[in-house]
Molecule: FMN riboswitch aptamer (RFN element)
Organism: Aurantimicrobium minutum
RNA sequence: AACGCGCUUCGGGGUCAGUGAAAAUCUGAGCCGGCGGUUAAAGUCCGCGACCCUCAUGCAAAGGCCUACAAGCCAGAGGAUGAGGUUGACCUGGUGAAAUUCCAGGACCGACGGUUAAAGUCCGGAUGAGAGAACGCGCGCG
Repeated sequence: AACGCGCUUCGGGGUCAGUGAAAAUCUGAGCCGGCGGUUAAAGUCCGCGACCCUCAUGCAAAGGCCUACAAGCCAGAGGAUGAGGUUGACCUGGUGAAAUUCCAGGACCGACGGUUAAAGUCCGGAUGAGAGAACGCGCGCG
């Protein structure tokens, strides 16, 4: 050095106009794209995370019963760990050893709740969580 353990830090982006009583939600035109992998670079290939659902394990607030007080019992908001389920979208041509990843062209997708009119883009859960990342720190090993 590599490897192992612990810690620290980092870890999601995107609008204007028109119509209208009212729309950043409709219409028109824009803009955005987490993480790991993939002989060559990915929103649309493979896998993962988060959101949502179910099950298991254990923790447990408010409240109630009982009691001299404790102890005990009922209750179950909520959140933790693990497992499972669900979860959108791409073609053609070119180059090349190799590309649904590059170049050219044309497409497509985007959870849930809220909002005086319907949301990828506004507000909210979220100052959250997390796949992971670091030429970082410490210890061990060497």